[in-house]
Molecule: small-subunit ribosomal RNA
Organism: Catonella sp. canine oral taxon 025
RNA sequence: GAGUUUGAUCCUGGCUCAGGAUGAACGCUGGCGGCGUGCCUAACACAUGCAAGUCGAACGGAGAGUGUGAACGGAAGUUUUCGGACGGAAGUUCAUACUUCUUAGUGGCGGACGGGUGAGUAACGCGUGGGCAACCUGCCUCAUACAGGGGGAUAGCAGAUAGAAAUGUCUGAUAAGACCGCAUAAGUCCUUUGUUUCGCAUGAAACGGAGGGGAAAAGAGCAAUCUGGUAUGAGAUGGGCCCGCGUCCGAUUAGCUGGUUGGUGAGGUAACGGCUCACCAAGGCGACGAUCGGUAGCCGGACUGAGAGGUCGGACGGCCACAUUGGGACUGAGACACGGCCCAAACUCCUACGGGAGGCAGCAGUGGGGGAUAUUGCACAAUGGAGGAAACUCUGAUGCAGCGACGCCGCGUGAGUGAAGAAGUAUUUCGGUAUGUAAAGCUCUAUCAGCAGGGAAGAUGAUGACGGUACCUGACUAAGAAGCCCCGGCUAACUACGUGCCAGCAGCCGCGGUAAUACGUAGGGGGCAAGCGUUAUCCGGAUUUACUGGGUGUAAAGGGAGCGCAGGUGGUCGUUUAAGUUGAGAGUGGAAGCAUGAGGCUCAACCUCAUGACUGCUCCCAAAACUGGAUGACUUGAGUAUGGGAGAGGCAGGCGGAAUUCCUAGUGUAGCGGUGAAAUGCUUAGAUAUUAGGAAGAACACCGGUGGCGAAGGCGGCCUGCUGGACCAAAACUGACACUGAGGCUCGAAAGCGUGGGUAGCAAACAGGAUUAGAUACCCUGGUAGUCCACGCCGUAAACGAUGAAUACUAGGUGCCGGGAGUCAUAAGACUUUCGGUGCCGUCGCAAACGCAUUAAGUAUUCCACCUGGGGAGUACGUUCGCAAGAAUGAAACUCAAAGGAAUUGACGGGGACCCGCACAAGCGGUGGAGCAUGUGGUUUAAUUCGAAGCAACGCGAAGAACCUUACCCGGUCUUGAGAUCCUCCUGACAGAGGGGUAAUGCCCUCCUCCCUUCGGGGCAGGAGAGACAGGUGGUGCAUGGUUGUCGUCAGCUCGUGUCGUGAGAUGUUGGGUUGAGUCCCGCAACGAGCGCAACCCCUGUCCUCAGUAGCCAGCAUGUAAAGAUGGGCACUCUGGGGAGACUGCCGGGGAUAACCCGGAGGAAGGCGGGGAUGACGUCAAAUCAUCAUGCCCCUUAUGACCGGGGCUACACACGUGCUACAAUGGUGGUGACAAAGGGAAGCAAGAGAGCGAUCUUAAGCAAAUCCCAUAAAAGCCAUCUCAGUUCGGAUUGCAGGCUGCAACUCGCCUGCAUGAAGCUGGAAUCGCUAGUAAUCGCGAAUCAGAAUGUCGCGGUGAAUACGUUCCCGGGUCUUGUACACACCGCCCGUCACACCAUGGGAGUCGGAAACGCCCGAAGUCAGUGGCCUAACCGUAAGGAGGGAGCUGCCGAAGGCGGGUCCGGUGACUGGGGUGAAGUCGUAACAAGGUAGCCGUAUCGGAAGGUGCGGCUGGAUCACCUCCUU
Repeated sequence: GAGUUUGAUCCUGGCUCAGGAUGAACGCUGGCGGCGUGCCUAACACAUGCAAGUCGAACGGAGAGUGUGAACGGAAGUUUUCGGACGGAAGUUCAUACUUCUUAGUGGCGGACGGGUGAGUAACGCGUGGGCAACCUGCCUCAUACAGGGGGAUAGCAGAUAGAAAUGUCUGAUAAGACCGCAUAAGUCCUUUGUUUCGCAUGAAACGGAGGGGAAAAGAGCAAUCUGGUAUGAGAUGGGCCCGCGUCCGAUUAGCUGGUUGGUGAGGUAACGGCUCACCAAGGCGACGAUCGGUAGCCGGACUGAGAGGUCGGACGGCCACAUUGGGACUGAGACACGGCCCAAACUCCUACGGGAGGCAGCAGUGGGGGAUAUUGCACAAUGGAGGAAACUCUGAUGCAGCGACGCCGCGUGAGUGAAGAAGUAUUUCGGUAUGUAAAGCUCUAUCAGCAGGGAAGAUGAUGACGGUACCUGACUAAGAAGCCCCGGCUAACUACGUGCCAGCAGCCGCGGUAAUACGUAGGGGGCAAGCGUUAUCCGGAUUUACUGGGUGUAAAGGGAGCGCAGGUGGUCGUUUAAGUUGAGAGUGGAAGCAUGAGGCUCAACCUCAUGACUGCUCCCAAAACUGGAUGACUUGAGUAUGGGAGAGGCAGGCGGAAUUCCUAGUGUAGCGGUGAAAUGCUUAGAUAUUAGGAAGAACACCGGUGGCGAAGGCGGCCUGCUGGACCAAAACUGACACUGAGGCUCGAAAGCGUGGGUAGCAAACAGGAUUAGAUACCCUGGUAGUCCACGCCGUAAACGAUGAAUACUAGGUGCCGGGAGUCAUAAGACUUUCGGUGCCGUCGCAAACGCAUUAAGUAUUCCACCUGGGGAGUACGUUCGCAAGAAUGAAACUCAAAGGAAUUGACGGGGACCCGCACAAGCGGUGGAGCAUGUGGUUUAAUUCGAAGCAACGCGAAGAACCUUACCCGGUCUUGAGAUCCUCCUGACAGAGGGGUAAUGCCCUCCUCCCUUCGGGGCAGGAGAGACAGGUGGUGCAUGGUUGUCGUCAGCUCGUGUCGUGAGAUGUUGGGUUGAGUCCCGCAACGAGCGCAACCCCUGUCCUCAGUAGCCAGCAUGUAAAGAUGGGCACUCUGGGGAGACUGCCGGGGAUAACCCGGAGGAAGGCGGGGAUGACGUCAAAUCAUCAUGCCCCUUAUGACCGGGGCUACACACGUGCUACAAUGGUGGUGACAAAGGGAAGCAAGAGAGCGAUCUUAAGCAAAUCCCAUAAAAGCCAUCUCAGUUCGGAUUGCAGGCUGCAACUCGCCUGCAUGAAGCUGGAAUCGCUAGUAAUCGCGAAUCAGAAUGUCGCGGUGAAUACGUUCCCGGGUCUUGUACACACCGCCCGUCACACCAUGGGAGUCGGAAACGCCCGAAGUCAGUGGCCUAACCGUAAGGAGGGAGCUGCCGAAGGCGGGUCCGGUGACUGGGGUGAAGUCGUAACAAGGUAGCCGUAUCGGAAGGUGCGGCUGGAUCACCUCCUU
């Protein structure tokens, strides 16, 4: 910096990501080189080899070699008379010598270094700076001096002997630089003592006097000489001890300590010291965190970070600690000793079972553990170490090599050209696009690797493990060398297919339920690259522990309040000091590392050099402003004294009246009481009511007030007493005495507890009555604790201003309370001002906003308290307090990605205000009851095709199902298909008409039967064939277009610019009026505009004008029985073109002088004249894939096509919409008047005739202002019926007919005759309608062969009522609350049931840790020691000195026993908690959430919860009061 809480916003706040790092590991992949680096786990166990030896110039031997001599021996060779002779080699033995070599032992030096590891350790262990006047120091350097003379042993060795071995034992001989006396010794040392100088103290140094004690070793060399030895001093180096400061977490560890703290004396040590001991004293440490528990080696440094910090301490370097575990000493300059010793323990090995051996946390290596970490390599060539005079020897230190991409760095895997933009692949809208100059092809190069040749530096004279290595050169081939992760946002990079809440992904948000850029694969793309990702850990981002650099009114967070010890902080003016502070200087701050600048490896990593830095500590000098210390003064902070007034301040005692209840008596009679309505209850045994008297307890109306007092809790009748505090005035006194305040102490509502009283009213619990589905509640009737008093506990509240205390400063205005001063005034009082308190509004400023604002949440200072995501949880455990209830302190595991604050827009409210609507009311007529029609549900069925579902589905799609329609069912038939386009072949027809036949399509027969031409062919039609395809009323209306419904003909919905607000947003659009209207006017930080409203359009109502047939007929004429029938005319009606008219224009009143409203005139019509068309932004994933279109999916001899029959018409039932009725405002019969709007050629049909009739026959006219449908009916008049299931009503049924149609069985309509059902006005409920309307009456049309009670139209007759807006429903505007935003059909709480997870308790049980007490007591130091043993010295000797073993004692590890403490594991059972899909019960909370909610407490209840008492507003609404603003 980003993502993530919301519909959106700002804030708070957590979670997550991008960066860097690593001794890493894992997955996939892997060419080369350089430099580094590599058991983080089991301080687990270790086979094997090596890692510390060296010196023969310390010593005696032994052995080898060589020389010489001797003895033995007798070869080769020569010679021979072959008998032999000469010759003397090798070899063996002995002696002797050596400039030779080796070395078991004695002896010296070194094994205390180097190397490993980090178990322990919270410590003077480490770091840093000091001190030692309290110390040591082998080898090394310098200086001085010395080394005389003796002695006795012992190993090796030899002999004997024990044992399996390891290892010894005895006897005998022997050497030394081994060991031991003696001599000498300046100085040192010890004792004692003097002088001088110095030091922070003890004290130190120098120079003296006296006394005492103490050394030594030789070796090499011909020699010179060299190497050693002894003593002393000095240095250097290395150590030891002490001190200041710094060094993790926990207080749910608060007290710890017996050698403990100190002293005196002694011992001990190299040295100080309780280090140890004896005695004495009773101290010492601790809130500035002792003790205890947990964790940890520390540092230079490393990582990260802007820094401050945080984390780490592997490699390299310094220190420490350890060496299987524990203890101990010896030797030594140095150890309490990694490759030494003794003991104990565990383990392993050998064994003859008697006894022995061992210690890889050295280098390799093995097993084991583990996610995980290498070779049983080469060399001492270099650097260094040990020994040695040296040569040299040793050196798993070290130098190198090997293994591992473990890290960092470097290089390569080719370069140029190359468009037919190849092929392939992917995709596609089929055109293309991408991969892509990429490849191929052509040209070129050779870094690395491979081959060959040469070949270093590292080495100062010799010596090279590395190593034929680095490096150089040559030839050769583009050949041998690229992967990994990602592509929804954060975050660079997108398409296709598969899958279908599956499989899976995921760091967070989140993807996946049939079109997934999020899963899997592919193509493409992005990033990094010999690596890339993942995981783990650390820092960062995180200002998310805030020193730098945060907060606490409402988000987490102010202690309930006060007093006050410690602590922290502190007024004014001087003087002084120098602790803090500041400046200068000095020392130190190791090396490496880091930074800068250079240099060396081809570069880099890496290495080297120089400089800087190392922010720290110490010493010293200086300054004196500030803080501190000391001291002197001051008065303003603070306090005291004096004088006043105000007050529900506190405590105690007394008194009073009203009311309630009870008791007694009187009057009086039937009810009272209570509620939404009731009931329980009381009452004829006399209630309630009323009158009088009495009793008792509790509380104090009015005054009374955002009035007063108090620290808070809190305090209210009146009087008295005691008592605290604040305020004002004046300025006498003290002189900083102050502020805050961890712990501590005190006070602390209500409820509750204990003891004893009291008890009128009220009232948890409880009982009863209601309400309710239930009602453990709300309501009612009763009622006990309690409420009251005294004393003692408790110690908590929404103990709130949700705001700690104190001080200072920073505009004002206006109320109230208490006091003072001044001016005016006769007074009441008014005005000005001041101090203290208490409210409201408001500027600056602050704040996320709301808001706060001299009573701060502003600006500053001081001190205290508290917070760090939500839940778990104020819970568990532990501790303290309490009689108990409980309070205080106060976690973790686990779980979520949010939880939250303020404000915004909506929606909603059983919130409010205003307004409208046939919304209610006022009326008229219906529905709901009956029969029938029709639609739906349900049921049935082979099928009863499908859709529509509250309003806004249900006489709806359907303006019309016998076949068709038709989509459904049964049966049969076809497969390029019923119909469309393309191709090939054949034919010249096909089609059509008639007849036969079939259930029907097929089929058969008869009739009729092409066109153009350049003669190649073409067109057209039919048939056959193959495949592309057709076809689908199959799915998805939640993939869509289009269309439609609805809110609603409601008055709304928005925009531009400006302004306000951090912002979402607001303003405009709100307000005052008005309107049917966001209609208009006025006002206003708004000014304008758009879609809606209105108007423009159509019909209708009046008039004028034009035109006059098919319409009309006043006047003229003809004419009839009658008749615009005719001539004629268009005056009238009418028709259809055009105009006029109505605009609040005029008058009066109201209103604001406006808009507008009311009334009036005129007018056919008056305030929108009536009706229609017209439907804003949007809502309902509303309806429709079956009107149509369409994406995707599905079927393809079938989910397509055709045919016959059936079904959509079923029928116990339920609902909707209608028709007809129930009758007299009527029925029936007779008579018989007046319309409008339509339709008509596959038609309407006059007239005439037949029939009771439906209708039939025949037939004029009319494509229509001409003819026809076509008589309008109700009404009117006359007559009859007389209240009945009827002369009402017509269902149902029977018979007989008519019409349409191919066909009326399922299943049409009509007629006549007969039959004559229910029904006598309809329960709860519910619908329509405000005027030419309702009601009522008929007429027509569409669809249609036929088939309306439906639908759409038309006219006739023609009402009643509206006080009004309280209520129901719907809507609009404003406002309010909200935990809702999928928006109340919302959200959400708790028990119960089930599953899983972690956790508390738990009879116990198991294990671990550190202490404590007692027992035993190894090795060993120290001490003691009778007897025993004993070379050196003394002594003639006896013996002594000294030593040794042994024994004893103190201490003492491991071990044993014991009771406790702490921690962990486990545990039947049990408690709550968390999570989980749509389980159960209720409905507690959010709106006044339907009883306002919440807090504390008590009690009750399946559960949320209810109730009582006190408190809070973080409660809506209404009214009143008060205050403020204008």